[in-house]
RNA sequence: GGGCGAUUAGUUUAGUGGUAGAACAGCGGUCUCCAAAACCGCUAGUGUAGGUUCGAUUCCUACAUCGCCCG
Numbered sequence: 001g002g003g004c005g006a007u008u009a010g011u012u013u014a015g016u017g018g019u020a021g022a023a024c025a026g027c028g029g030u031c032u033c034c035a036a037a038a039c040c041g042c043u044a045g046u047g048u049a050g051g052u053u054c055g056a057u058u059c060c061u062a063c064a065u066c067g068c069c070c071g
Base pairs, nucleotide, nucleotide: 001070002069003068004067005066006065007064010024011023012022013021018054026042027041028040029039030038047063048062049061050060051059
């Protein structure tokens, strides 16, 4: 220098055009003499900027970060 892939919650991730799910973690509660465990609930997210579309996490482009391959 060229090519490919990934980017969604604090972390690991699901989601192929119609209001985004889970697990763990965190917080509150129930239980317990206390704690843990268990159970119930709550908080929290689409990398950035454009484009297409009635509507974009999803399709297109550029950029950024990370990883892999070629030279």
The RNA shown here (transfer RNA) has 71 nucleotides and comes from a Minisyncoccota bacterium. The sequence is in RNAcentral, with records from ENA. It matches the Rfam family "tRNA". Gene Ontology term of the family: triplet codon-amino acid adaptor activity. The coordinates come from a structure-prediction model, not an experiment, and the mean pLDDT is 85. Taxonomically the source falls in Minisyncoccota (Bacteria, Bacillati).